[in-house]
RNA sequence: GGUUCCUUGGCUCAGUCUGGUUAGAGCGUUCCGUUGAUAACGGAGAGGUCGCAGGUUCAAAUCCUGCAGGAACCA
Numbered sequence: 001g002g003u004u005c006c007u008u009g010g011c012u013c014a015g016u017c018u019g020g021u022u023a024g025a026g027c028g029u030u031c032c033g034u035u036g037a038u039a040a041c042g043g044a045g046a047g048g049u050c051g052c053a054g055g056u057u058c059a060a061a062u063c064c065u066g067c068a069g070g071a072a073c074c075a
Stems, first nucleotide, its partner, number of pairs: 001074007010027004020058001029045005051067005
C1' cells in the first nucleotide's frame, strides 16, 4: 500500500442481511425484601442520544459516502 471484517449502557454481546410500535439481554451496580449475619434467592431502579460527520427517506442502530480507532489476511 491492497482486501475483508469489527465499533450498540461499566464489561461481554444480540438486533443490521429484509428501515417502521418505546433500543434489548446476561454479568456488574444501587435500593428494598429475606437471614443472627453473609452468600444465594425474590422484587424494583439507575445507566445508551447505537464510534464521529454528512447524505437518502414520511421514517435510519439498520441503506449510501467520508473520517477515526481496532483486527485478520495479502504484498
A computed fold for a 75-nucleotide RNA from Acanthaster planci, annotated as transfer RNA. The coordinates come from a structure-prediction model, not an experiment, and the mean pLDDT is 81. Rfam family: tRNA. Rfam classes the family as a transfer RNA. Lineage of the source: Eukaryota > Metazoa > Echinodermata > Eleutherozoa > Acanthaster.